[in-house]
């Protein structure tokens, strides 16, 4: 340089137009003599910006990280 494909909760994954959910991590409470387990309830996120659309995590086009594969040149 060309080409694919990925970025959603601290971390693993879903969701794939129509209010973003689960394990786990965490902080609180039952409960236990205490820890642990278990069982309730919180809290946390869609890589940035634009663009379509009555809505956009979802579709488009540009950056930026990542990874893989093709070609050139020293």
């Nucleotide at each position: 340089g060309c080409g694919g494909g990925c970025g959603u909760a601290g971390u693993u994954c879903a969701a794939c137009g129509g209010u973003a959910g689960a394990a786990u991590a965490g902080a609180g409470g039952c409960u236990u003599u205490c820890c642990a387990a278990g069982c309730c309830a919180c809290a946390g996120g869609u890589a940035a910006g634009g663009g379509u659309u009555c809505g956009a995590u979802u579709c488009c086009c540009u950056u930026c990280g990542c990874c893989c594969g093709c070609u050139c040149c020293a």
Molecule: transfer RNA
Organism: Candidatus Methylomirabilota bacterium